RNA sequence: AAAAAAUGUACGGGAGAGACUAUUUUAAUAUAGCUCCGAAGGAUCAACUGCCCAGGAAAAUCUCAGGGAAAAGGACCGUAUACAUAAA
Numbered sequence: 001a002a003a004a005a006a007u008g009u010a011c012g013g014g015a016g017a018g019a020c021u022a023u024u025u026u027a028a029u030a031u032a033g034c035u036c037c038g039a040a041g042g043a044u045c046a047a048c049u050g051c052c053c054a055g056g057a058a059a060a061u062c063u064c065a066g067g068g069a070a071a072a073g074g075a076c077c078g079u080a081u082a083c084a085u086a087a088a
Stems, first nucleotide, its partner, number of pairs: 007082007018034001020033004035068003041064001042062003048055002
């Protein structure tokens, strides 16, 4: 001198699956019931390390939770900004 990544915030993009049935039933909620989805969160594990009932991934698997018109949410991605006149 140059200068990330991570994290937070704002904006934009963002899939899947019954506007299911019953209770006088549009939606939501409540009480029962059947059926599905995986990309909030959560959990499980391979190689390998190791000797210990251990560590170790995921967009894989499970579906506890959440979700199945729209809205909301949404892993992840992009841009800006803060951290930062920063650190290595």
A computed fold for an 88-nucleotide RNA, annotated as Glycine riboswitch aptamer. Rfam family: Glycine riboswitch aptamer. The literature on the family includes a 2004 paper in Science by Mandal et al., "A glycine-dependent riboswitch that uses cooperative binding to control gene expression". Its mean pLDDT, the model's own confidence on a scale to 100, is 82.